[in-house]
Context: one part of a larger RNA
RNA sequence: UGACGGGGGCCCGCACAAGCGGAGGAACAUGUGGUUUAAUUCGAUGAUACGCGAGGAACCUUACCCGGGAUUGAACGCAGAGGGACGUCACGUGAGAGCGUGAUUCCUGCAAAGGCCGUCUGCGAGGUGCUGCAUGGUUGUCGUCAGCUCGUGCCGUGAGGUGUCGGCUUAAGUGCCAUAACGAGCGCAACCCUUAUUGUCAGUUGCCAUCAAGUAAAGUUGGGGACUCUGGCGAGACUGCCGGCGUAAGCUGUGAGGAGGGUGGGGAUGACGUCAAAUCAGCACGGCCCUUACAUCCGGGGCGACACACGUGUUACAAUGGCAUGGACAGAGGGCAGCUACCGGGCGACCGGAUGCAAAUCCCGAAACCGUGUCUCAGUUCGGAUAGGAGUCUGCAACCCGACUCCUUGAAGCUGGAUUCGCUAGUAAUCGCGCAUCAGCCAUGGCGCGGUGAAUACGUUCCCGGGCCUUGUACA
Numbered sequence: 001u002g003a004c005g006g007g008g009g010c011c012c013g014c015a016c017a018a019g020c021g022g023a024g025g026a027a028c029a030u031g032u033g034g035u036u037u038a039a040u041u042c043g044a045u046g047a048u049a050c051g052c053g054a055g056g057a058a059c060c061u062u063a064c065c066c067g068g069g070a071u072u073g074a075a076c077g078c079a080g081a082g083g084g085a086c087g088u089c090a091c092g093u094g095a096g097a098g099c100g101u102g103a104u105u106c107c108u109g110c111a112a113a114g115g116c117c118g119u120c121u122g123c124g125a126g127g128u129g130c131u132g133c134a135u136g137g138u139u140g141u142c143g144u145c146a147g148c149u150c151g152u153g154c155c156g157u158g159a160g161g162u163g164u165c166g167g168c169u170u171a172a173g174u175g176c177c178a179u180a181a182c183g184a185g186c187g188c189a190a191c192c193c194u195u196a197u198u199g200u201c202a203g204u205u206g207c208c209a210u211c212a213a214g215u216a217a218a219g220u221u222g223g224g225g226a227c228u229c230u231g232g233c234g235a236g237a238c239u240g241c242c243g244g245c246g247u248a249a250g251c252u253g254u255g256a257g258g259a260g261g262g263u264g265g266g267g268a269u270g271a272c273g274u275c276a277a278a279u280c281a282g283c284a285c286g287g288c289c290c291u292u293a294c295a296u297c298c299g300g301g302g303c304g305a306c307a308c309a310c311g312u313g314u315u316a317c318a319a320u321g322g323c324a325u326g327g328a329c330a331g332a333g334g335g336c337a338g339c340u341a342c343c344g345g346g347c348g349a350c351c352g353g354a355u356g357c358a359a360a361u362c363c364c365g366a367a368a369c370c371g372u373g374u375c376u377c378a379g380u381u382c383g384g385a386u387a388g389g390a391g392u393c394u395g396c397a398a399c400c401c402g403a404c405u406c407c408u409u410g411a412a413g414c415u416g417g418a419u420u421c422g423c424u425a426g427u428a429a430u431c432g433c434g435c436a437u438c439a440g441c442c443a444u445g446g447c448g449c450g451g452u453g454a455a456u457a458c459g460u461u462c463c464c465g466g467g468c469c470u471u472g473u474a475c476a
Stems, first nucleotide, its partner, number of pairs: 001476002003473003007470007015460002019423005026315008034306002042053002064301006076124006083117002087104007106115003126290002129288003135284002137279003140275001142273001147186006153162003166177003192267004197235007207224002211222003238261001241255001242253004304442001317416001321375007334363002338357002342353004382413001387408007429452007
């Protein structure tokens, strides 16, 4: 100087407390461990691994296993030799890759030559093989915590200290005062995006108050820019004003005004560093290793196994509910090998036609909710696992191993031990909708969007993590 203390002081955080809803019990989905296997490819492992890499494992992917091939190679560069093809089509064989046979056939240029191609030779190749403890790049975490440092000066023999400490204050090393320190940098804040109010400009594909036309109905038509909305440029919030407290910074007020009040809400933004943290399997790269194989092509299998253990979720155990029927209201986003109105068929998944839309124009219709009826507390009209049958769609192909539909079947489960998690407001809870990946889909995951919409916070004694000062030290 740090680190540590079941030392002290001050302070903060859904850290506790106050509340609300969960997990831990059930079934299923998914990831992991373990076991099994020819293989169950590899990585990630307290917090900071475990719906993680994977934002799509039937084949492919695919790295794993079994079997069948080929070896300058599946792809690519250079040089030389030799050639006119390469390729396409057909047949045989084969699980396919391939192997064999036959047919046909070059382009530019007058030419030389060039292009293209496979064969042979040589040099490169190729490796998801190892090392993340050789590395780059990127990332997690402490932590959006308020810290981390430097120049000059001063103090100390020196390591070092001071500044950065003290008092007050702040979300903040944010400021004010004080001061052997005076300044400065990286962080904080601000600048950026979005949301909440509004002015102006613009008015189609959006809108419809007034006027006219028109319909079974409808901004449907003429028209209009008022309103909504869209999107450019502006305004607006700064403790600016008022009262109280304070030297000041600032604090405080069911203060005024205001759409908004003290960082308005949300996002992006992550200091010096820590964990030899993660990644050689995104990529790049040093070293080592393989080179008729640890490279490569193909068929099939596996990554989907299953006594079990754990994590994360979905659905429930019902009446604040289930079922039937009628009625209402979003936002965001996507669409041409696409989204599809409408008509017909089918109980349905869907199929056959047909129309609009490369989109403020078309697809485009939300559910919880509200009204009425029924069920009447039961393992039930709760719950839907599992299983049988019949189908639809995607795709070369759904046996291993897809999703969906219909009929039947109707398991566990009656609110969950110790323990444990999330959340402070348009939040939790609850309800549906969309997108990426994608032929299809194992999505209950991820990322967004809106609808309905709470309870509680006395407080900081305690648990956990963190910041500052101080004290002790068997530690460095």